Record summary: A computed fold for a 348-nucleotide part of an RNA from a metagenome, annotated as small-subunit ribosomal RNA, central domain. RNAcentral holds the full RNA, with entries from SILVA. Its mean pLDDT, the model's own confidence on a scale to 100, is 89. Its Rfam family is "Bacterial small subunit ribosomal RNA". Its family is annotated with structural constituent of ribosome and ribosome in the Gene Ontology.

Context: one part of a larger RNA
RNA sequence: CUGGGUGUAAAGGGUUCGUAGGCGGUGUGGCAAGUUGCGAGUGAAAUCUCUGGGCUCAACCCAGAGGCUGCUUCCAAAACUGCUGUGCUUGAGUGUGGGAGAGGCGCGUGGAAUUGCAGGUGUAGCGGUGAAAUGCGUAGAUAUCUGCAGGAACACCCGUGGCGAAAGCGGCGCGCUGGACCACUACUGACGCUGAGGAACGAAAGCUAGGGGAGCAAACAGGAUUAGAUACCCUGGUAGUCCUAGCCCUAAACGAUCAGGACUUGGGGUGCCGCCCGUUCGGGCGUCGUCCCGGAGCUAACGCGUUAAGUCCUGCACCUGGGGAGUACGGUCGCAAGACUGAAACUC
Repeated sequence: CUGGGUGUAAAGGGUUCGUAGGCGGUGUGGCAAGUUGCGAGUGAAAUCUCUGGGCUCAACCCAGAGGCUGCUUCCAAAACUGCUGUGCUUGAGUGUGGGAGAGGCGCGUGGAAUUGCAGGUGUAGCGGUGAAAUGCGUAGAUAUCUGCAGGAACACCCGUGGCGAAAGCGGCGCGCUGGACCACUACUGACGCUGAGGAACGAAAGCUAGGGGAGCAAACAGGAUUAGAUACCCUGGUAGUCCUAGCCCUAAACGAUCAGGACUUGGGGUGCCGCCCGUUCGGGCGUCGUCCCGGAGCUAACGCGUUAAGUCCUGCACCUGGGGAGUACGGUCGCAAGACUGAAACUC
């Protein structure tokens, strides 16, 4: 390479949008590029295959036939692909009417708690641990009551509940705003799917500048433990955690399972919407989502099982023994940290 694969053995890109490209529903007319058939030309010789012959055989040589799977061209066919014309409505989208939701952004606002400050009551302890000590406290702590300040997070509700492409999103109110879903089946008429490059978003930590700083807490200090203890435990405590603006771009970014479409026995739960039955309670049906258990089938097994890891199609990404190594070099990006791309020698 041909292949075979990617939940856990190596392997799905963190996610979305989208360029090129690849692929693409259904009827009908035309064209004939692909496709199929007939013919013609060419496909040198040698080589190759078959048959026959010549060196005593063979290798080798000679002759004849075939073949050279290809290219060009004429004619024909029109099922499929393509191109083109014209239709269709199931794919896709629009419209009208709805309800659900921690979807996003901004502004405002509420209570509990922690901490600090001021004041009152009150007195000898508090705190902490396996036990202690460091620490705090007669300059009045801890406890308790009142008031004030400030920051951060939102108990119960809260639910294998909901929303979002993923990251993620949770007090309450208002404003702006995205998406999905349901019903009607009015409109457009294939407008679609995927997506190399590219662009945007992207937890935490980290970086730059300016704010903020209650609690927590890397580093750091002290107390313990220990043979030691640069730890685990304790007392403190700075960056940081928070906000604004700008970077960084990583993750067990996980369902370790790419996106889209089609098909294939069931049972149970749950969320939104619609319809039907039903006085209420509740029950049934349809669509979308979500969870559990399991059939066939699949799987090395574990397990998956209409939300597939079953049966297929389209497109992309990725893997190809372990170490060396996500390293070196080069390049691109970054303020830096570093990220992305990514080897080889050698060795087992």